[in-house]
RNA sequence: CUCCGAAAAUGGCAAACCCGGGAAAACCCGGCGACGCAAAGUCAUGGGUCUAAAAUCUUAUUUCAUUAUUUGAUCAAGAUUGCCAGACUGCCGAG
Repeated sequence: CUCCGAAAAUGGCAAACCCGGGAAAACCCGGCGACGCAAAGUCAUGGGUCUAAAAUCUUAUUUCAUUAUUUGAUCAAGAUUGCCAGACUGCCGAG
């Protein structure tokens, strides 16, 4: 330095629930908490998944008028790194 991850050591992070806040939502932030994690550190680059405000089309009612209300569908440039992969960085040293 590289691989690897132990019945080692120092530590680290923090799921769900609940409380407060932000967002249309997915979800995020903070507190509590600890399911777990050897990258559960960082990055939305590729894939997967989640949400669908706006937009487009559409059902019904309504109106002078797609006007107004309403139903359904599509859709990411939104979200997820604790879904997988990739990239970058990092502690220790049984092997």

A computed fold for a 95-nucleotide RNA from a Chloroflexota bacterium, annotated as c-di-GMP-I riboswitch aptamer. Rfam family: c-di-GMP-I riboswitch aptamer. Rfam describes the family as follows. GEMM was predicted in a large-scale screen for bacterial structured RNA regulatory elements. Its mean pLDDT, the model's own confidence on a scale to 100, is 86.